Background
Predicted 3D model of a 75-nucleotide RNA (transfer RNA) from Candidatus Electryonea clarkiae. The prediction has a mean pLDDT of 81. Its Rfam family is "tRNA". It was read from a public genome assembly.
[in-house]
RNA sequence: GCCGGUGUAGCUCAGUGGUAGAGCACCGGAUUUGUAAUCCGGCGGCCGAGGGUUCGACUCCCUCCGCCGGCCCCA
Numbered sequence: 001g002c003c004g005g006u007g008u009a010g011c012u013c014a015g016u017g018g019u020a021g022a023g024c025a026c027c028g029g030a031u032u033u034g035u036a037a038u039c040c041g042g043c044g045g046c047c048g049a050g051g052g053u054u055c056g057a058c059u060c061c062c063u064c065c066g067c068c069g070g071c072c073c074c075a
Base pairs, nucleotide, nucleotide: 001071002070003069004068005067006066007065010024011023012022013021018055026042027041028040029039030038048064049063050062051061052060
């Protein structure tokens, strides 16, 4: 450089055109002699950036950036 995949909450991931979610973590509470476990509640997001299409975009299209893999080149 070329091809493919991927980017959504602190972490791991759903959501593939019509209200952005789950588990874990964290915080508070219940329970317990106490801790852990369990249960209830809460907090937490510019959906990588910019542009386009659309009544409407996390979702479709274009460009760029990061990460992963493959291929080419390697004096």